[in-house]
Molecule: Lysine riboswitch aptamer
RNA sequence: AGUCUUGAUAGAGGCGCGGCUGACAAGAGUAACUCCCGCACACGGACAGGAAUCCGGGGAGCGAAAGGGGAAGCCGCCGAGGGGAGACACGGGUUCCUGACCGUGCUUUGCCGGGCCGCCGGGGAAUACCCGCCGGACUGUCGCCGUAAGGCGGAGAGCUGUCAUGACA
Numbered sequence: 001a002g003u004c005u006u007g008a009u010a011g012a013g014g015c016g017c018g019g020c021u022g023a024c025a026a027g028a029g030u031a032a033c034u035c036c037c038g039c040a041c042a043c044g045g046a047c048a049g050g051a052a053u054c055c056g057g058g059g060a061g062c063g064a065a066a067g068g069g070g071a072a073g074c075c076g077c078c079g080a081g082g083g084g085a086g087a088c089a090c091g092g093g094u095u096c097c098u099g100a101c102c103g104u105g106c107u108u109u110g111c112c113g114g115g116c117c118g119c120c121g122g123g124g125a126a127u128a129c130c131c132g133c134c135g136g137a138c139u140g141u142c143g144c145c146g147u148a149a150g151g152c153g154g155a156g157a158g159c160u161g162u163c164a165u166g167a168c169a
Base pairs, nucleotide, nucleotide: 002168003167004166006164007163008162009161010160011159014078016077017076018075019074020073021072024069033061034060035059036058037057043056044055045054046053047099048098049097050096051095052094081112082111084109085108086107088105089104090103091102092101113139114138116136117135118134120132121131122130123129141154142153143152144151145150
């Protein structure tokens, strides 16, 4: 010279991550409202089952909203961050019981280097979008093998630079 330990700090990955604003599409020519016509039962609907309760047709006019998505811009960043499962509490779709589902909070416990594509399943009005399983190639990085091309393997508790620290030689 070098290898390693521990710590500090600065960085890299790229259809990278999150937040805010947000045109716009969809929701939907739907709901509601107004007018006209009709108005009996049966039956159907209001998440599923039971009970109760409520609603219901046609035409014309007018005509939304919420949840979900989102071009673009700005900001903060690089375990960025995301998400699953379980418990509990509160809320939601007419009421009660049971269940499922959705939202919020709290908690426990796993998972993921990164995005992309496909199948199936779940959520969703949805062909949007989100989530999960499996599969695929791609990509950054490190290790091993190899002259190379490349192959195999690992995980962000990682990798790279610098400084300090101690150890080996």